[in-house]
RNA sequence: CCAGAGGGUUGGGCGGCCGCGGCGCGCGCAAGCGCGGCGAGGAAAGUCCGGGCUCCACGGAACGACGGUGCCGGGUAACGCCCGGCGGGGGCGACCCCAGGGACAGUGCCACAGAAAGGAGACCGCCGCGGCUUCGGCCAGGCAAGGGCGAAAGGGUGCGGCAAGAGCGCACCGCGGACCCGGCGACGGGGACGGCACGGCAAACCCCACCGGGAGCAAGACCGAAUAGGGGCGGUGGCCACGUUCCGGCCGAUGCCGCCCGGGUUGGUUGCUUGAGGGGCGGAGCGAUCCGCCUCCUAGAGGAAUGGCCGCACAGCCCCGAAUAGGGGCGGACAGAACCCGGCUUACAGACCCUCUGGCACU
RNA sequence: CAGGGUGUAGCUCAGUGGGUAGAGUGCCCGCCUUGGAAGCGGGAGGUCGCCGGUUCGAAUCCGGCCACCCUGACCA
Repeated sequence: CCAGAGGGUUGGGCGGCCGCGGCGCGCGCAAGCGCGGCGAGGAAAGUCCGGGCUCCACGGAACGACGGUGCCGGGUAACGCCCGGCGGGGGCGACCCCAGGGACAGUGCCACAGAAAGGAGACCGCCGCGGCUUCGGCCAGGCAAGGGCGAAAGGGUGCGGCAAGAGCGCACCGCGGACCCGGCGACGGGGACGGCACGGCAAACCCCACCGGGAGCAAGACCGAAUAGGGGCGGUGGCCACGUUCCGGCCGAUGCCGCCCGGGUUGGUUGCUUGAGGGGCGGAGCGAUCCGCCUCCUAGAGGAAUGGCCGCACAGCCCCGAAUAGGGGCGGACAGAACCCGGCUUACAGACCCUCUGGCACU
Repeated sequence: CAGGGUGUAGCUCAGUGGGUAGAGUGCCCGCCUUGGAAGCGGGAGGUCGCCGGUUCGAAUCCGGCCACCCUGACCA
């Protein structure tokens, strides 16, 4: 210098003018005016997970149903998140990807093709040790090497063996594997022995282990205004009413609770923002993270504000030009808080920084 | 803001315990008719919203995006 890998920060700066929304102070009867201070994000987004908070339901526990998660260990308030490992796959490498428990607990599926799709089978083929023969072959029977079908055909290669073959025998590789060693563990190393038995699918049902009550700030609480203190259905308590049951009636105007039809209003306060919070330093840890000290904090809102113009440089792009000289033009990515927090996912023009890998050149 | 649902032919919808995607209507051609409609026969037309994953194989199972639709205020 070229090509890449991992991680982090930022995502517009300065000045002037005109505005927008809350808050505080002052003036004003009020409308409003003046001054001061504050006013979006890393994703505020999707609403996909996990919590806080609030209401409802529930005597406790276990089992079941339903839903979710799924290698091991750790972190955390918790998680489907994060960190560190293990195993598998990809890359020369830095590094990246994996829903990665169980298929001898059971059930199911494996279309088409093919002879046969699960503990199977013989279409072509090989043999024909036996029988028949018109000596060409035919039949009984044996085989699974080769061909063919398929996503997948019940270990692979070689030698021996045989009528032909075949783990039939042997060697190597693969597979299973009592047991031994290392590791908290997933797992790794060795391995007597076993001729090979055990195909795939669980993002099919299922089994095992673990987790989970439901709804959501339009939750919920309080005040006020107005109307039709009307109607229907269900649950439940007391009384008439007396042992039980049923029916009926009453319980202030409405016993209490829920739903529906009809009616009314489109008001205020609260919940509401300081929290598992950010930054710096020190310590523990490989790390996620945790502990201690110091310091900082200022949108809280009603369909809902944070914008526009001008100038100056800094990035970037385009044009004229031989030009790295000069001149002119364009011009700032995705996006917009609505109870709050931890994650994930998705969108994002660019700029800067750190670490590492491969290659080329030079010293 | 919150909760729920649906995307398949031009339109309205089936198919969603995986195995070559269908119906009605519309469109085109032919027959019938003097001509048209109706009728009869034949035909074309599909990224199954998009992108990934599981699987031999995905409209169907799983994940992520996109678009559209519906519901939700309070009082008594």